Predicted 3D model of a 1526-nucleotide RNA (small-subunit ribosomal RNA) from a Paludibacteraceae bacterium. NCBI's taxonomy places the organism under Bacteria, Bacteroidota, Bacteroidia, Bacteroidales, Paludibacteraceae. The sequence is in RNAcentral, with records from ENA.
RNA sequence: ACAAUGAAGAGUUUGAUCCUGGCUCAGGAUGAACGCUAGCGAUAGGCUUAACACAUGCAAGUCGAGGGGCAGCACGGUGUAGCAAUACACUGGUGGCGACCGGCGUACGGGUGCGUAACACGUAUGCAACCUACCCGCUAUUGGGGGAUAACCCGGCGAAAGUCGGACUAAUAUCCCAUAUUAUUCUUACCGGGCAUCCGGUGAGUCUGAAAGAUUUAUCGAUUGCGGAUGGGCAUGCGGAUGAUUAGCUAGUAGGUGGGGUAACGGCUCACCUAGGCGACGAUCAUUAGGGGUUCUGAGAGGAAGGUCCCCCACACUGGAACUGAGACACGGUCCAGACUCCUACGGGAGGCAGCAGUGAGGAAUAUUGGUCAAUGGGCGCUAGCCUGAACCAGCCAAGUCGCGUGAAGGAUGACAGAUCUAUGGUUUGUAAACUUCUUUUGCAGGGGAGUAAAGUGCGACACGUGUGUUGUAUUGCAAGUACCCUGCGAAUAAGCAUCGGCUAACUCCGUGCCAGCAGCCGCGGUAAUACGGAGGAUGCAAGCGUUAUCCGGAUUUAUUGGGUUUAAAGGGUGCGUAGGCGGGUUAUCAAGUCAGCGGUGAAAUUUUUCGGCUUAACCGUAAAAUUGCCGUUGAAACUGGUGAUCUUGAGUGCGAGCGAGGUAGGCGGAAUGUGCCGUGUAGCGGUGAAAUGCAUAGAUAUGGCACAGAACUCCGAUUGCGAAGGCAGCUUACUAGUACGCUACUGACGCUGAUGCACGAAGGCGUGGGGAUCAAACAGGAUUAGAUACCCUGGUAGUCCACGCAGUAAACGAUGAUUACUAGCUGUUUGCGAUAUACCGUAAGCGGCCGAGCGAAAGCAUUAAGUAAUCCACCUGGGGAGUACGUUCGCAAGAAUGAAACUCAAAGGAAUUGACGGGGGCCCGCACAAGCGGAGGAACAUGUGGUUUAAUUCGAUGAUACGCGAGGAACCUUACCCGGGCUUGAAAUGCAUCUGACCGAAGUGGAAACACUUUUUCUAGCAAUAGCAGAUGUGUAGGUGCUGCAUGGUUGUCGUCAGCUCGUGCCGUGAGGUGUCGGCUUAAGUGCCAUAACGAGCGCAACCCUUGCCGUUAGUUGCCAUCAGGUUAUGCUGGGAACUCUAGCGGGACUGCCACCGUAAGGUGUGAGGAAGGUGGGGAUGACGUCAAAUCAGCACGGCCCUUAUGUCCGGGGCGACACACGUGUUACAAUGGGCGGUACAGAGGGAAGCUACCCGGUGACGGGAUGCUAAUCUUUAAAACCGUUCUCAGUUCGGAUCGGAGUCUGUAACUCGACUCUGUGAAGCUGGAUUCGCUAGUAAUCGCGCAUCAGCCAUGGCGCGGUGAAUACGUUCCCGGGCCUUGUACACACCGCCCGUCAAGCCAUGGAAGUUGGGGGGACCUGAAGUGCGUGACCGUGAGGAGCGCCCUAGGGUAAAUCCGAUGACUGGGGCUAAGUCGUAACAAGGUAGCCGUACCGGAAGGUGCGGCUGGAACACCUCCUUU
Repeated sequence: ACAAUGAAGAGUUUGAUCCUGGCUCAGGAUGAACGCUAGCGAUAGGCUUAACACAUGCAAGUCGAGGGGCAGCACGGUGUAGCAAUACACUGGUGGCGACCGGCGUACGGGUGCGUAACACGUAUGCAACCUACCCGCUAUUGGGGGAUAACCCGGCGAAAGUCGGACUAAUAUCCCAUAUUAUUCUUACCGGGCAUCCGGUGAGUCUGAAAGAUUUAUCGAUUGCGGAUGGGCAUGCGGAUGAUUAGCUAGUAGGUGGGGUAACGGCUCACCUAGGCGACGAUCAUUAGGGGUUCUGAGAGGAAGGUCCCCCACACUGGAACUGAGACACGGUCCAGACUCCUACGGGAGGCAGCAGUGAGGAAUAUUGGUCAAUGGGCGCUAGCCUGAACCAGCCAAGUCGCGUGAAGGAUGACAGAUCUAUGGUUUGUAAACUUCUUUUGCAGGGGAGUAAAGUGCGACACGUGUGUUGUAUUGCAAGUACCCUGCGAAUAAGCAUCGGCUAACUCCGUGCCAGCAGCCGCGGUAAUACGGAGGAUGCAAGCGUUAUCCGGAUUUAUUGGGUUUAAAGGGUGCGUAGGCGGGUUAUCAAGUCAGCGGUGAAAUUUUUCGGCUUAACCGUAAAAUUGCCGUUGAAACUGGUGAUCUUGAGUGCGAGCGAGGUAGGCGGAAUGUGCCGUGUAGCGGUGAAAUGCAUAGAUAUGGCACAGAACUCCGAUUGCGAAGGCAGCUUACUAGUACGCUACUGACGCUGAUGCACGAAGGCGUGGGGAUCAAACAGGAUUAGAUACCCUGGUAGUCCACGCAGUAAACGAUGAUUACUAGCUGUUUGCGAUAUACCGUAAGCGGCCGAGCGAAAGCAUUAAGUAAUCCACCUGGGGAGUACGUUCGCAAGAAUGAAACUCAAAGGAAUUGACGGGGGCCCGCACAAGCGGAGGAACAUGUGGUUUAAUUCGAUGAUACGCGAGGAACCUUACCCGGGCUUGAAAUGCAUCUGACCGAAGUGGAAACACUUUUUCUAGCAAUAGCAGAUGUGUAGGUGCUGCAUGGUUGUCGUCAGCUCGUGCCGUGAGGUGUCGGCUUAAGUGCCAUAACGAGCGCAACCCUUGCCGUUAGUUGCCAUCAGGUUAUGCUGGGAACUCUAGCGGGACUGCCACCGUAAGGUGUGAGGAAGGUGGGGAUGACGUCAAAUCAGCACGGCCCUUAUGUCCGGGGCGACACACGUGUUACAAUGGGCGGUACAGAGGGAAGCUACCCGGUGACGGGAUGCUAAUCUUUAAAACCGUUCUCAGUUCGGAUCGGAGUCUGUAACUCGACUCUGUGAAGCUGGAUUCGCUAGUAAUCGCGCAUCAGCCAUGGCGCGGUGAAUACGUUCCCGGGCCUUGUACACACCGCCCGUCAAGCCAUGGAAGUUGGGGGGACCUGAAGUGCGUGACCGUGAGGAGCGCCCUAGGGUAAAUCCGAUGACUGGGGCUAAGUCGUAACAAGGUAGCCGUACCGGAAGGUGCGGCUGGAACACCUCCUUU
């Protein structure tokens, strides 16, 4: 310097992740509406709906300088009456002027958007095919004459609207004659020009055509012709809606010739001729729609809109038609038809607000029946002027935009009050208030007061000069006494709305309790809601704030910019090929595309920028830019394209020798199967998980021989080969197609792709005719099962096979379109070629495997791409509804192809991750199974639970992990439950205030007791104040085994004493995550070792702790007694001893340490050694991260809620102990390995003072009465089974002891409900226990007794301990259960007690079909046919021109009949969606329990089942092949 000001995301699928993908939000906008609220000004805007209907007023008139005139008004004049004012009558004389004739205007301005998909609009061209009143310039004129008519007057009809007849009259009305050019018609000469028809100029001849006057004498008009300007008309290119479930449309249709018509071209119209024209580049039809400038949004490209303003178009109650005119087929004109409204005397008439106001209606919704022509503009007029709902103003409306204000400064005891919290206090509202000082925009009051006015006009003056200029003066303002200015007063008059879970700025309390409600999406609400409602506080915006509706954005979510298609939605089943699209090398040329310069246009407004004007801003003015477009013109020639020439590498042809389950037709072959016949042979065969149906003594199955039939081709055989795909397999012949290779002879771009089209196209299916061995839908029978329309079995028909047709679909798959080029490698294999070669190598074309870069969401793909590029085709755009409905095409049918919408959900989905699960796999462990021993389940009883009962049977615990559990002691108490009786600051604790001085105790009465009442006694310290203590009253409080274990703490159970659970750093992965922790070996063990992108560490394991087993040492009483001594009927009894036992402290000991073998090591093995003990010596304590919202608010604690003369508390009684029944846990048994009786031994661990009790006496006994020791190694507390002897002899017994009777003992106030024990009598069930099930691996099971806690006593057969006697078995891990690790599948994640499918039943919703019924749209046919143009005729009128009348053509409208399209409705009917705890099953997800799915066919309540073919998007196991690494 140029250029340029411009681009944000978030929530929601999951346990978590990445992706795909929809839904939703934040922004801007609006002619808006609604809710709450509201001070002012400026400015712009205001029926989006019913082009629905309209009362009333106004919106188009003007000209007397065109005319005749004079109704009304004014002036004048005349007359009459009157003194006069005045009244009446006459008078067009004057100003003026209603109505009338005439001129101009009414085609503008204003409104609306019905129609219209069209040359309607936009843009750019053309008219040599046209018109244009008023306006401007130029040319030439304005002579003569005629006849009517309206008004007025007279008369008639009519209710009215109006109309008819007669008579008079004028014109710038109208007619005739004359004249006239560069006008018009026809003919023609010359010159010039043009893309054609032709055009222009200069001439000649011929035909037909004008006129109007008025006046104030200034002028204004009238006519002809040419030109200009303005405005229009016509034609053409290009541009902008949807639908193909609209594919064919068209007879004036397309063209020609000729006539007519028009301002003009033209099938515009008519006659004739030709048969064309339009259409996949979308005709026709249907639906929707005024178009543009522009507006909104967007970074842009785009998308959406077309209100206000400007331009164009169309329309004016609906439809048709012309007249007049310069211009209309005419918004405030005419005629006709139709609908509607109104008037009427019933005969007839009138009307058209989509002008401005206004009314009704519709609607969520849109204003005044205002003022003025002052300005701007329009019409008329010579003017003055008149008219103007155009316009300018005002009114209403927060309906938009812009601006201003509601005060400013100071002010802490951080006031009162509210709210809240961790609450004797703090925090917040908050400098906010009060209070002090200041200001006065706004407001109110008073005063002044614009600009918008310029011009024009009247009068006057001046200049030039005959209509212009300059100037003076007078006059004109609706808005409006408004804007604005000045003065005074006084903080005085002025803040709301929405939100506060996340997105999204802003948090607490109370109320409510899946209720009420909220919600844009996700989602809140079931008693601690920042999500509902209220409050306090906060945030945002602010005279507004929110909500709703709509548009763009975000959305790269239709992708030109700027997307995709293996698995998420998406590649056509495959090929050939038409149109189309795209296309190799060289050269010449053209200039269509392309590029550049210049020119025209792209209206104004709008947009952006500059400068300026309103106090600022919005707004307005001014200038510039932009308007990305179209057209013209001049050039350029690289690229694309056209044309010509040429080339060989793309493509093709030829030649050579190959290859193959390529195709079609024919012939031949053996094995197997079935059947038939003949043998052999005898009782079964067959089939299954097990069976049965079935076959068989009428001889099956089996076996030998022969024969027949049909179908399929074993081995070879293979990630082999061929083919476009489907697909193709015995051998052989014929015909035929293809491909690769080698050579390089030929053609010379002939190529690629390919919509429509044509052809091929597994299996199943259909038609006709054959064939029929096997197999086998349907079907039948047998099983299985709750059922079994299935899986299994026995049969079995279509079909399977052939021929000829149809059909046209599959998971028709590599889920991967075709073609071309390029881009690291390794390896196997097929067919060629090169070389002597079978090795090895190279090369071309195929078929496979592995791995890079790159790509991908990942899995993965990776020269056979899913990489990098190019061309063409096909397809996708959330899930469901649905590949359904309707329509159409095809088909014999089945059906195929094409292919929606309403409605509904916030997801549906892909890949991968971590878990969990599997009737998946591998490895391993455990009294898990097995091997054993003993039990339970049967009986009786005890105890717990359920159920039932009850006034109450208090509560909790409920699979494992509740049920002899809380409870390690329910007669009262306990006790929480029930009944009854009492108390209310309370049974117990405590603060404050006041009062009293007692309370307690004792006695008595009542009572079941608690309690109530009565009597009696009566404080302490201090001088006092007062203090202490006690009571009473009041108050704050207490109390609650009331609720919530799903608000909690703490504690506990279980998985499980299982071996797991994690972290730091590093590394890998986009990420969730992974690795470590995996693998091999080993272990009781994530115990170790080795290996290793991991290296380390933590919680667990182990060890440390206690106990027991051996030894040593120390110590020696209450324990011990070997030696010595003493003594006794006897005893460690005594002296003594410290050896032993024992007691209880400290040590030692065991570590695979040693040996052998195996092993790299860790470690394992051994009748090993040694040792008391050997591989963790036995037992205990010890319980990782976590799971089960597991248990407990009734152990305790605690949040919240609830009760407060009761849900608190005291007392008496009852209940927790009930009893048809069911279950769990136990005890005792059923007996002889036993029972009874007698005798004789041996423990350990504990307990003991309201206690244990020796010993003695009494009692059959429980026990009682005495008495001694012991505060405990001192005293006390019988061990039993065992052993010895005897008896019983197999039975309901001398087994068993329940139940019941009687009599007692003990504890305790009290044994009725409801205690234990003793004696005696009674003597039930039960003879070893169904299905099923429990415990235990050694001092264990089994068996025997003893002790303790609780406790007055005891319902203890329970619990916790102690010792005595003392076994059996384990081959082993297939199976059941539980667990651990690895791996695999998954549609599960509340995690398989998961998820989930379909019928049926119920409710709601939208929708398809349907006999019909009904409404509407467009078109054609036929009949009829108004007004009107045109044409013809025209006897009537007219002197005539001509006209009336009549007829014809065309047409609006009406009618008839038949089709067609679109809707509404419809008994009934079909499926679909949603809902909720319904019913039936269990189809799918794991190998989902029969792998699933696709196509097709049949069958079945339903999911579904089966047949045939296909796919892997199937698990597991085995085998084979290949590859990689070492």